[in-house]
Molecule: Lysine riboswitch aptamer
Organism: Clostridium carboxidivorans
RNA sequence: AAUAUGGUACAGAGGUUGCGGUUGUCAUAAGUAAUGUAUAUUUAAAAUACAAGAAAGGGUCAUCCGCCGAAGUUUACAAGCUUUAAUGUUUGUAUACUGGGACUAUGCUGAACAAGUAUAGUACUGUCUUUAGGAAAUUGCCCGAUUUUUUAAAGAAGUGCUUAUCAUAUU
Numbered sequence: 001a002a003u004a005u006g007g008u009a010c011a012g013a014g015g016u017u018g019c020g021g022u023u024g025u026c027a028u029a030a031g032u033a034a035u036g037u038a039u040a041u042u043u044a045a046a047a048u049a050c051a052a053g054a055a056a057g058g059g060u061c062a063u064c065c066g067c068c069g070a071a072g073u074u075u076a077c078a079a080g081c082u083u084u085a086a087u088g089u090u091u092g093u094a095u096a097c098u099g100g101g102a103c104u105a106u107g108c109u110g111a112a113c114a115a116g117u118a119u120a121g122u123a124c125u126g127u128c129u130u131u132a133g134g135a136a137a138u139u140g141c142c143c144g145a146u147u148u149u150u151u152a153a154a155g156a157a158g159u160g161c162u163u164a165u166c167a168u169a170u171u
Base pairs, nucleotide, nucleotide: 001171002170003169004168005167006166007165008164009163011162012161015068018067019066020065021064023062024061026059035051036050037049038048039047071098072097073096075094076093077092078091079090080089081088099125100124102122103121104120105119106118107117108116109115127156128155129154130153131152132151133150134149135148136147137146138145139144
């Protein structure tokens, strides 16, 4: 110096539609629900007309915050809230899957043609590996070799990739 293995870092990159959360605005929910009066009936409810008339959850936009298994989902367990119970929901742990967003189809949730979620598909995109080319630089020149960059194809998965650094082993 190189290679391999195992660690470390308030490390870094994918995207201006990366992920999640807070607050506010706007629309939707909806002229709906509950409520009041009247009508007929009448134990009541339900129904019709008029009056006045919400909210939750989810969403658009903007701001701020935390981040790059960010986060989401399946299953199981524990604790809390709700409930007569069931159900539902929140938090934590463990396991398994997903690189990322978009669109389409189907199912579920939902008032919804919004949105979310599961599966499948379509092209796009980032990383690494392999193969085949182009360009530049270094090596005195050619060949060759190395590094950077770029084009195309195939493949793989985030427990990944890049940078720096530590330990061990080999050459």